[in-house]
RNA sequence: AGGGUUUGAUCCUGGCUCAGAACGAACGCUGGCGGCAGGCCUAACACAUGCAAGUCGAACGCCCACUUCGGUGGGAGUGGCAGACGGGUGAGGAACACGUGGGAACCUACCUAGAGGUACGGAAUAACUUCGGGAAACCGGAACUAAUACCGUAUACGCCCUACGGAGAAAAGAUUUAUCGCCAAAAGAUCGGCCCGCGCUAGAUUAGCUAGUUGGUAAGGUAAUGGCCUACCAAGACUACGAUCAGUAGCUGGUUUGAGAGGAUGAUCAGCCACACUGGGACUGAGAUACGGCCCAGACUCCUACGGGAGGCAGCAGUGAGGAAUAUUGCACAAUGGACGAAAGUCUGAUGCAGCCAUGCCGCGUGAGUGAAGAAGGCCUUAGGGUUGUAAAACUCUUUUAACAGGGAAGAUAAUGACGGUACCUGUAGAAUAAGCACCGGCUAACUCCGUGCCAGCAGCCGCGGUAAUACGGAGGGUGCUAGCGUUAUUCGGAAUUACUGGGCGUAAAGCGCGCGUAGGCGGAUUGAUCAGUCAGGGGUGAAAUCCCGAGGCUUAACCUCGGAACUGCCUUUGAUACUGUCAGUCUUGAGUUCGAGAGAGGUGAGUGGAAUUCCUAGUGUAGAGGUGAAAUUCGUAGAUAUUAGGAAGAACACCAGUGGCGAAGGCGGCUCACUGGCUCGAUACUGACGCUGAGGUGCGAAAGCGUGGGGAGCAAACAGGAUUAGAUACCCUGGUAGUCCACGCCGUAAACGAUGAGAGCUAGCUGUCGGGUGGCUUGCCAUUCGGUGGCGCAGCUAACGCAUUAAGCUCUCCGCCUGGGGAGUACGGUCGCAAGAUUAAAACUCAAAGGAAUUGACGGGGGCCCGCACACGCGUUGGAGCAUGUGGUUUAAUUCGAAGCAACGCGCAGAACCUUACCUACCCUUGACAUACCAAUCGCGGUUACCAGAGAUGGUUUCCUUCAGUUCGGCUGGACCCAGUACAGGUGCUGCAUGGCUGUCGUCAGCUCGUGUCGUGAGAUGUUGGGUUAAGUCCCGCAACGAGCGCAACCCUCAUCUUCAGUUGCCAGCGGUUCGUUGGGCACUCUAGAGGGACUGCCGGUGAUAAGCCGGAGGAAGGUGGGGAUGACGUCAAGUCCUCAUGGCCCUUACGGGCUGGGCUACACACGUGCUACAAUGGCGGUGACAGUGGGCAGCGAGGGGGCGACCCUGAGCAAAUCUCCAAAAACCGUCUCAGUUCGGAUUGUCCUCUGCAACUCGAGAGCAUGAAGUUGGAAUCGCUAGUAAUCGCAGAUCAGCAUGCUGCGGUGAAUACGUUCCCGGGCCUUGUACACACCGCCCGUCACACCAUGGGAGUUGGUUUUACCCGAAGACGGUGCGCCAACCGCAAGGAGGCAGCCGGCCACGGUAGGGUCAGCGACUGGGGUGAAGUCGUAACAAGGUAGCCG
Repeated sequence: AGGGUUUGAUCCUGGCUCAGAACGAACGCUGGCGGCAGGCCUAACACAUGCAAGUCGAACGCCCACUUCGGUGGGAGUGGCAGACGGGUGAGGAACACGUGGGAACCUACCUAGAGGUACGGAAUAACUUCGGGAAACCGGAACUAAUACCGUAUACGCCCUACGGAGAAAAGAUUUAUCGCCAAAAGAUCGGCCCGCGCUAGAUUAGCUAGUUGGUAAGGUAAUGGCCUACCAAGACUACGAUCAGUAGCUGGUUUGAGAGGAUGAUCAGCCACACUGGGACUGAGAUACGGCCCAGACUCCUACGGGAGGCAGCAGUGAGGAAUAUUGCACAAUGGACGAAAGUCUGAUGCAGCCAUGCCGCGUGAGUGAAGAAGGCCUUAGGGUUGUAAAACUCUUUUAACAGGGAAGAUAAUGACGGUACCUGUAGAAUAAGCACCGGCUAACUCCGUGCCAGCAGCCGCGGUAAUACGGAGGGUGCUAGCGUUAUUCGGAAUUACUGGGCGUAAAGCGCGCGUAGGCGGAUUGAUCAGUCAGGGGUGAAAUCCCGAGGCUUAACCUCGGAACUGCCUUUGAUACUGUCAGUCUUGAGUUCGAGAGAGGUGAGUGGAAUUCCUAGUGUAGAGGUGAAAUUCGUAGAUAUUAGGAAGAACACCAGUGGCGAAGGCGGCUCACUGGCUCGAUACUGACGCUGAGGUGCGAAAGCGUGGGGAGCAAACAGGAUUAGAUACCCUGGUAGUCCACGCCGUAAACGAUGAGAGCUAGCUGUCGGGUGGCUUGCCAUUCGGUGGCGCAGCUAACGCAUUAAGCUCUCCGCCUGGGGAGUACGGUCGCAAGAUUAAAACUCAAAGGAAUUGACGGGGGCCCGCACACGCGUUGGAGCAUGUGGUUUAAUUCGAAGCAACGCGCAGAACCUUACCUACCCUUGACAUACCAAUCGCGGUUACCAGAGAUGGUUUCCUUCAGUUCGGCUGGACCCAGUACAGGUGCUGCAUGGCUGUCGUCAGCUCGUGUCGUGAGAUGUUGGGUUAAGUCCCGCAACGAGCGCAACCCUCAUCUUCAGUUGCCAGCGGUUCGUUGGGCACUCUAGAGGGACUGCCGGUGAUAAGCCGGAGGAAGGUGGGGAUGACGUCAAGUCCUCAUGGCCCUUACGGGCUGGGCUACACACGUGCUACAAUGGCGGUGACAGUGGGCAGCGAGGGGGCGACCCUGAGCAAAUCUCCAAAAACCGUCUCAGUUCGGAUUGUCCUCUGCAACUCGAGAGCAUGAAGUUGGAAUCGCUAGUAAUCGCAGAUCAGCAUGCUGCGGUGAAUACGUUCCCGGGCCUUGUACACACCGCCCGUCACACCAUGGGAGUUGGUUUUACCCGAAGACGGUGCGCCAACCGCAAGGAGGCAGCCGGCCACGGUAGGGUCAGCGACUGGGGUGAAGUCGUAACAAGGUAGCCG
C1' cells in the first nucleotide's frame, strides 16, 4: 500500500467482497510445563446452607462458672462509638446524572493546633425477681436498681437573639498514678449539600408546550439559596440555535481501531451517580430517607396449634433456572487496610493466598551431532526413474522440562508466615515424559493420483461438480501457524462508500417548473475608536492508573516499580491590532432615482376584418359520390357529388415568418383602441452600500381533469359500424359524445429540458443575426461601442461524449439535491383537494450487480455504392404418368450403421444372389481367425485317395507321394508344426462434444493481417478510409502514415497459331510397283512429342486529371485475366467422419471376440428427393450407309469363318498393342405412316430361351414370341444454362464372374436472349441505430396458473405504557384538638407549665370506575410485492422493432 467481481474487450461511476488489528468471547479438533492477568455480557430471575459488623468491664448494674480468695473468665442487658465505610449491581435516569471550569447562602462525628470550662442537685428505667397471655415470634402487669442514659439549677472567654434597655443557652466521669474522656465557641483539615457557563444519543411520519406554570411581595420551611411550600398580585416562561412527546442509554478517566481527523465501545483497575424483592414513608444520627435498621401496602416463599408470625445473596462461596457461555459451599487475618478499645485484643468472604479453566498475554520444551545400501514401506511414473529423505535405522553426545532425593529463603523493623517444605539451589537415572490444527482454482504461500459424475457435496467473493475435477471425498506430497490451530459472532480499518481534513449533481444517483420575499448566511472604497473573534506571554486546573520516553526489579519476557513528558481541554491575567466583527464619520465604482430616445406575437379589456370548413334556402344538373394498399360501412333518383347565388354559426388567424422578437417560467402571432409591466441605448444631476442569496412563507404555473352557467363550426377520448388479422377490445376507413371555446372557481402536475440553480469577477479569437449609439466619408459602406441571440474554435476542464466570454474553464457567496439495483416515489401517518389525486416519505425481503460514455463486431421489415444465371430477357427441365434409385415412415427375428436446410436423400456404395456383411436365427471354438515373447514336447510340413457324422464350420477314420537346412555330430543352432500354460490377442462396441488426419461450406468471395511510426487514459484507430478505376485491397491520385506478409494476378497443365528437332507402329505432295500407304522411296503435309516463338493495352485515335484506365481501330491464329483446368487467405459452422486409417479415455474377455448355415440389408397402406422413358409428325417404323474422339485389353480384347430370328454358341488369326482388337458411332439422308391412346408409349404379365456363376426361389442381366397399363405436355411451386454454352446424339472407362437409367470422361450436330438493376436470394465496401455479443433462431414485457417468503389493509381481540376526571385513603410527617394518661420544673396542696395516647384535617402509595392517546402481538378475508424448472396467452420495448419512442 491494495486486490477480486458488471463487458466480447475498454474507461468511468457504483455497490458487494477479501487480505489487518482487537475480544470478559463461544464452538470444533488437539493438548507438555511455568509466570502474569482474567472469568454470568443472558433472568435487577428465584434462592437451601454457612459465613460477610461488630466492639468497649478503663461508662453501668445484675447473673453464672472457676478460684490459690488476690482475682480470672463468661452471659444477657443499660450506655457509647461504629453498622451512611468497606463489598455488590447497572434496573432506572436524557438529568446539573456525569465531565470540565467557576460561584456563594451552608453543614461536617472521628482528627490537628490554640484559648476557655468541667460546679451543685434530682427523678426514672432495662436487666434481674414475680405474675399472666401466646403454638411460636414475642408481649403485658407489678415491684427493685445503676450509669459517661435522662432532667433541673448555677456560671459564660466566646456564641445566639435584641425594640440595644436587656434576654437566652453547657458539661461526665473512669482511674493507684500517668492518662483517657466531657462541654461551649472559634480556626484548620477532610467529607458532603446547593447554584451556574460549556460539553454529552437519535427521531419533525413528535410543532407547539406550560397554571406553581414565569416573576414579585409577605409568611413558613431547611444546615443553606430558591415556587422548596402557602397566600395575594401581575401574565408571564420555554420553542425551528428544536421546546414538548415517544425511543435508547449509567457517565468519565480510559479501551480498541485509525497516518491523522474520526469511528465504535465503557469488562477487569480508578473517580462520580443510582439502586438494594416492588412501591410509599419517616425515625435515629455529624452524616441515611439507611443492601445484611424500622413502619405500611403489594407480589412471592416458608413456619403454624389457622389465632398469627418469619424472610429478602445486585456481599463471599454455593443451588436451581435461563443460556453458545463464565470457577471452590477452600486457607488465613502472616501482610495491607478498616471498626471498636487506653491497651492486650476481638471482628473483618475488604484483603492476602491457594483451587478450577489454554480465556488471554509472555517464556521454555518435545532433543543435538554424524549418518547413502539414498534401506524397507507409502505415493507418483514416460517403467528409465522420481519423491517422502539425513528423514529413519545405526553410532556418539546432552538432560532444559517432567520424575526422585537432599538443602531451603526474602516477604518481618522485637514477636507473629495462610501461601509453603513454595520459589530457588544441588545431586541421581535415562532420549528417556511431551505435536497438533488449518489450508493448497484466483484473490493467497502451497499439486498430483484415485473415487464420484449438476449426484454426493464445497463456497468469504468470483464460482466449482453433467466420465479425464490442482475447487467435492480419500491418499501421497506441499504451504502456513504452533500448545495451539481453525470457524462463528461483534468492532474499527481498508471505505475519499457521509468526503472537517477529503466527494459530487449536462448524459452515471443528484438543480426545487418559475418568481417575489421573511429569518439566516455573505457583503464595495476610506478614516478613527474598541478589542468580541484572532494571535503571543504568564498563572490556575486538567486525580491516580493507562499510552509514550528513560531508568530499575523478577534468569528473559509478559508483569511490576521509579522519574519525565504528555493529557491537544477549561478558567484567569497581561499585551498585540493586520484581518473579521461592533460603534462613529466620509466616499462613489455596486445598487437605485431623474431626463431624452428606441424595439417588441409582454399582459388585460373592448371592438372589428377577410379567407376557409360545415349547415340552411334557391337555381343549374345527373348517377354516382366518398374512401382505401385494396375495399366496405356511409351519402345519393325523396336528386347526392359537382357548380352558382344568398344566408347562419363557431373556431382559428395562410402569406409576412426568420437557430427573428418579447416574457421569470408556463407561454405569446389578423387588425384597431384604451389601460399597463419589464427591457435597451444616450446624457446630466441626485441618494450614498440602500446589495447578493434565500430555509419556512407567498404568488404564477402547458395540457388533461373537476364544479356552476353559457356556447358548440371543425376536430375528437369513450362508443358504434366497416375493414385487416389466427385473433385485432389496435394501427386504416365511415360516423360520433364528453372535451376543445367563453365567464367565474378549483387542480398544481409534465422529458415544466439547455435533462446545465441564482449572483459577481477574471480568462484567445473568427463569423452570422436582432435593437440602440458614436466616428469617417465615397450615402452605403468601413471602423468602433453597449445589450440580446446563433455557429465554429484556443487554453483549460471532462470517464468519454463534449463544454469553451451565453462555460461543463479559473475563483468567491448563498440555496436546493445525491449516496448500489429492485421493493418504491409504494405502504402507514400528516397536510392540501369536491374528486381525480398531489405533497412529505419508510421498512421487511431480494440481487451482485444496476448504470454512463466510447470500441470492435453482428444484426435491421435503416441508407448509399457495387457484384453474381440473383432477378429480368430467353431456351430446356422438375412438380402430373410408368419405371429406376436414395430417404422418411411402417413392418420385421433382422430389415446393420452413418449422412439431416442450403452444405443429408443415383450420398459413404467405382456396382448386397454366397462372399462382401458390420444385422438376425440356429450350431460350434476359447491363448483364440491374426502378432510377439517365454517354457515344455515333436521333426516336420505339405500334397493326395476314399469313407462316416453334420446344414456347414468342424470332428473321426483312411490310401498314396514326400521325409527340412546348417553342423564343431552334442537334439547344438536355425526353421517349421502340434498340444498345454502364462503374458496377451481381438472388438465395424461407446464418446467426432477428448483428438490427429482428411473433407464439406461461406467462396475463387476479395478479403485477412503484421512491423515501425502517429492518434487515443484505454479497448482500439490509422495504414485498409476518400476521388477515380478494375474480375480483383487491380492500379493511379490524394492522405500521418511508411513498408511488408497470407490471399488476387502471374509462374504450372491443357486447347487454339507458328518455328525447329525427330520420322515408327504415323503420313503420302511428287516418282516407281500396287485391290489396299500394301511396298520402294520420302518426311513436304497431317499427326505424334520434345524444345522454343507469339499477346504486352505493345501501336494509332478519342476520352479521362497530362494518371490508372475505358471506348474505337489497325495488325494478328488469338485482344484486353484468349477458352478450360489445377490452385481455396485469416477464419466460421463444438459442420461431417472413432464404420477408411491413426489415437486418449471408458466398456466386453467361454464374449460386445472368432467360425459357419440359412435369412436379412431387395419388405410396402404411404410421403419426399434425384433420374430414365414417354405422351409423338422437328416424330415412329423401314431402308441406304457417310463422318469422330477419349479410352480399354492376356484367367484379356478377340478379327475372320460357321450355327441360331436373337441373346448367344462353335472354331480361331493377330495383339502386353500410334502395329492386333474392342470398333458398329448415333443423330444425319431417303421412303412410309397422317393425328388416333395410334405403326405413339412401353409398364405389367404369360411362355420359351441365352449368359455369368458352386448356386439366379427369396434376389441378376439379356433375347424371342405374345400381352400392351398409365400417359394427349403436367396446379401451387421450382431447377439448370450467357457459346462451341444450353439443348440434342451416340461412344468409352472405372467398379465388376455377372449386373448401370448412376458416376467419370469423350466427341458429333448446334441455338435463343441479356432493355436493365426497381424487386427476390447470396455476397463485398462505406455509413447509421442498437437495451444484441451463445451476437435477431438475439434480447425481452405483462396478465394468468402452481409453490414459497416477507409485508400493507382488516370486523375485532390480547397486552404494555401514558394521560384526564372522579372514588378509596395504609404507614407517615405536618397542622388542629386533646374531656383519657404522665416521674423530673413551679407549687404546702389544689393545680399549673410541659408531654403522650386518642381523635379530626389536608397531603399521599397501592387499589377502583369511566374516557382518551400511543406502542406491540394475534386475526377470517383481502391487496399488491419478491423469488422460483424448459407452464399458458400474446409480442409491448431494443433496428424506422415493423403504428418512432418517451413524460404528465

Overview: This is a predicted structure of a 1448-nucleotide RNA (small-subunit ribosomal RNA) from an uncultured prokaryote. Its mean pLDDT, the model's own confidence on a scale to 100, is 84. Its Rfam family is "Bacterial small subunit ribosomal RNA". Its family is annotated with ribosome and structural constituent of ribosome in the Gene Ontology. The sequence is in RNAcentral, with records from ENA.